[in-house]
Context: one part of a larger RNA
RNA sequence: GGCGCAUGGGGAAUGCCUGGGCUCUCAGAGGCGAAGAAGGACGUGAUAAGCUGCGAAAAGUCAUGGGUAGGUGCAAAUAACCAUUAAUCCGUGAAUCUCCGAAUGGGGCAACCCGGCCAUUAGCAAUAGUGGUCAUCCUAUUUAUAGGAAGCAAACCCGCUGAACUGAAACAUCUAAGUAGGCGGAGGAAAAGAAAACAAAAGUGAUUCCCAUAGUAGCGGCGAGCGAACAGGGAACAGCCUAAACCAAUAUUGUUUCGGCAAUAUUGGGGUUGUAGGACCGACAUAAUUAUUAUUAAUACGAAGUGGAAGCAUUUGGAAAGUUGCAUCACAGAGGGUGACAAUCCCGUACAUGCAAGUAUGAUAAUAAGGUUGGUAUCCUGAGUAGCGCGGAACACGAGAAAUUCUGUGUGAAUCAGCCGGGACCAUCCGGUAAGGCUAAAUACUCCUGAGAGACCGAUAGUGAACCAGUACCGUGAGGGAAAGGUGAAAAGCACCCCGAACAGGGGAGUGAAAUAGUACCUGAAACCGUGCGCCU
Numbered sequence: 001g002g003c004g005c006a007u008g009g010g011g012a013a014u015g016c017c018u019g020g021g022c023u024c025u026c027a028g029a030g031g032c033g034a035a036g037a038a039g040g041a042c043g044u045g046a047u048a049a050g051c052u053g054c055g056a057a058a059a060g061u062c063a064u065g066g067g068u069a070g071g072u073g074c075a076a077a078u079a080a081c082c083a084u085u086a087a088u089c090c091g092u093g094a095a096u097c098u099c100c101g102a103a104u105g106g107g108g109c110a111a112c113c114c115g116g117c118c119a120u121u122a123g124c125a126a127u128a129g130u131g132g133u134c135a136u137c138c139u140a141u142u143u144a145u146a147g148g149a150a151g152c153a154a155a156c157c158c159g160c161u162g163a164a165c166u167g168a169a170a171c172a173u174c175u176a177a178g179u180a181g182g183c184g185g186a187g188g189a190a191a192a193g194a195a196a197a198c199a200a201a202a203g204u205g206a207u208u209c210c211c212a213u214a215g216u217a218g219c220g221g222c223g224a225g226c227g228a229a230c231a232g233g234g235a236a237c238a239g240c241c242u243a244a245a246c247c248a249a250u251a252u253u254g255u256u257u258c259g260g261c262a263a264u265a266u267u268g269g270g271g272u273u274g275u276a277g278g279a280c281c282g283a284c285a286u287a288a289u290u291a292u293u294a295u296u297a298a299u300a301c302g303a304a305g306u307g308g309a310a311g312c313a314u315u316u317g318g319a320a321a322g323u324u325g326c327a328u329c330a331c332a333g334a335g336g337g338u339g340a341c342a343a344u345c346c347c348g349u350a351c352a353u354g355c356a357a358g359u360a361u362g363a364u365a366a367u368a369a370g371g372u373u374g375g376u377a378u379c380c381u382g383a384g385u386a387g388c389g390c391g392g393a394a395c396a397c398g399a400g401a402a403a404u405u406c407u408g409u410g411u412g413a414a415u416c417a418g419c420c421g422g423g424a425c426c427a428u429c430c431g432g433u434a435a436g437g438c439u440a441a442a443u444a445c446u447c448c449u450g451a452g453a454g455a456c457c458g459a460u461a462g463u464g465a466a467c468c469a470g471u472a473c474c475g476u477g478a479g480g481g482a483a484a485g486g487u488g489a490a491a492a493g494c495a496c497c498c499c500g501a502a503c504a505g506g507g508g509a510g511u512g513a514a515a516u517a518g519u520a521c522c523u524g525a526a527a528c529c530g531u532g533c534g535c536c537u
Stems, first nucleotide, its partner, number of pairs: 001536009015522001016486002020457002022454007029446002031152002039100003042055003046078002050074002061094006070082003105114003115134008136149006156187001157185005167174001171221001197204002208235004218226002239438003242382001246269010274416001276381004280375005289369008298361004305353003311326003315322001327344002329333001335347003387411008397423001418433005473480002493521001496508004
């Protein structure tokens, strides 16, 4: 030095575990904020560095409902206290709530500096303190008040604006894509919405969403690619209000023969549609129903909660829930814990039960809205609009044979015997009634709360984060961003003795089932490094 056997160090894999994650389901909630938010700074404990809680009334104060023997958070220890005159704890409501922050008296390098006015305290005063108030914009009116806005927040929604990489095997039309990004705005949903719609000789009857039509018809350097609709089947269903004609009131103006008349403006009545309707002139009726507000009783839901069945012995063991024997309950044999595997030990579970604020349903009252029919001469039925030219855009549709929708610019109708559409255009026919507005549900999403589930992960996995993590650390900054879980059933966490310089480390003793479970702690693989013995060289 090699090989073999044995035994260690080192190391952290593996196994087992889970207080954390991930993905969903069903409910709830869908906002918070000048009554000062979100987020922070600084304080606050007998001792107190951190976390948590709280705010100079500071791990807390008050009231009330629940609950019951202990309590003064994580977190030991000592001290001092609290508590059956009901504490601690759980729920609800209230009080307090420094400073910064929209930050709003002015300023500012956030958590700081400096003020005005009123009241008040101390002081002779200077001055200092305490309480209140003082930003800007919008709206209303009695012109000094009142109301509102702002800022934050995960996604969903609407509008404005709007790329490039990429694909086309290059690239320019095209694509990516009206995507990402930016800005504005709203709600618990948003948007859309009661036909100037589809259709086709038959009909449907607002919108939205799903299935399907269909990768079809089409569009397309007819390349790459883009890509409908009708019919059909479902989810959910809900319809309404104005402008105008006409009537009236009020105000102003004009005119006047002072009786009025006319115009304009505002308000009220009226009226709202395509089988045209309404005004107007007649006839009949006065209700059903709907919405809002208030009052009231009951029921249901609703915070913390409450009750809740039934087992003993034997034996192995450190420990029984295991074994064996004999029982019991079950609307409860879900799950978790307890010194190994427990329906009957504990928490629970099934099932019952309780309740404040509040919510929903009902009744009553008030207010508001809310009809039918005949006639048809006259009047009304949304104008710089529809349409058209030019330039763009949206429609699956790239200017095309290009309808339809929007509009920058220029033009510019008709008025129900009207007007628009049915994919150039014309005719017939059919469908509708633009140029005002509102509208629940079916649909989308989940920062958040509760309950539950998983052929999801199990510490290099699963969130970046199971642990004091958006921390340590890096960067001028925007920003980037870790590692790190496990003694034992219970600390019983090794009294005492010895070696040693030792508060290092170790040997005894002791605890424990186990200490090769000793806090560098479950298991403890491999690399790597030793020791002992045997054999070989």
Molecule: large-subunit ribosomal RNA, domain I
Organism: Candidatus Viridilinea mediisalina